[in-house]
């Protein structure tokens, strides 16, 4: 230098144009139950930012970053960044 794959919450990971990201599902973490106490198991909760609210709670945005196409984009197109693999 060329080619391919990938980037989704704290971690892994599904979703490949629609009402649906309830960010599924699993791990982790927190609380509760069980126990003499643990482990295991069961149940519930748990992303970030900004805004509103006395509290409870509610709203909007965010799929690596920036554009584009479309009524509608995590998904299609363009550019860039980073990671992995192969070729030279």
């Nucleotide at each position: 230098g060329g080619a391919g794959a990938g980037a989704u919450a704290u971690c892994g990971a599904a979703g490949u144009g629609g009402u649906c990201a309830u960010a599924a599902c699993g791990g982790g973490c927190c609380g509760c139950a069980c126990u003499g106490g643990a482990a295991a198991u069961g149940c519930g909760g748990u992303g970030u930012a900004c805004c509103c609210u006395a509290c409870c709670g509610g709203g909007u945005a965010c799929c690596g970053c920036g554009g584009g196409u479309u009524c509608g984009a995590a998904u299609c197109c363009c550019g860039c960044u980073c990671u992995c693999u192969c070729c030279g």
Molecule: transfer RNA
Organism: uncultured Christensenellaceae bacterium